Predicted 3D model of a 71-nucleotide RNA (transfer RNA) from uncultured Ruminococcus sp. Its mean pLDDT, the model's own confidence on a scale to 100, is 81. It was read from a public genome assembly. The organism belongs to Ruminococcus, within Bacteria. It matches the Rfam family "tRNA". Rfam links the family to the GO term triplet codon-amino acid adaptor activity. About the family: Transfer RNA (tRNA) molecules are approximately 80 nucleotides in length.

RNA sequence: GCAGCCGUAAUGUAAUGGCAACAUAUUUGCCUUCCAAGCAAAAUUUGCGGGUUCGAAUCCCGUCGGCUGCU
Repeated sequence: GCAGCCGUAAUGUAAUGGCAACAUAUUUGCCUUCCAAGCAAAAUUUGCGGGUUCGAAUCCCGUCGGCUGCU
């Protein structure tokens, strides 16, 4: 330099163009003599910029980062 793949919550992962979900973690409450466990609830998310579309995590272009291969 070229090609391919990946990027979603604090972490690990889902989501066939139609309300972004689950688990763990965190916080609050209930329970308990206390802690743990259990139960209930809350907050935190589509790397960035643009385009297509009634509607984009999803499709297209660019860009950034990571991984792999070739030279």